Molecule: c-di-GMP-I riboswitch aptamer
Organism: Campylobacterales bacterium
């Protein structure tokens, strides 16, 4: 640099739910907890979904564990 179908190894993350807390809200954060995950690491760039506001055109947010894309990484092989 590249490939990763399978096997192995060090490990990693953490759904639902519960408690506390922040927020108008979607939801976020911390602790517990494990449904699962080869990027379930990061980025809101394009879609999708959700929230607030608005007569409408819209505007402001949330979600990366919805899909795609970008980018960084562990292990093994070449």
């Nucleotide at each position: 640099a590249u490939u990763g179908a399978a096997a192995a190894a060090u490990g990693c993350c953490a759904a639902a739910c519960c408690u506390g807390u922040u927020g108008u809200g979607a939801a976020g954060c911390a602790g517990g907890g494990a449904c699962g995950g080869a990027a379930a690491g990061c980025c809101a760039u394009g879609g999708g979904u959700c929230u607030u506001u608005g007569u409408a055109u819209g505007a402001a947010g949330a979600u990366c564990g919805c899909c795609a894309g970008g980018u960084u990484g562990c292990c093994a092989g070449u």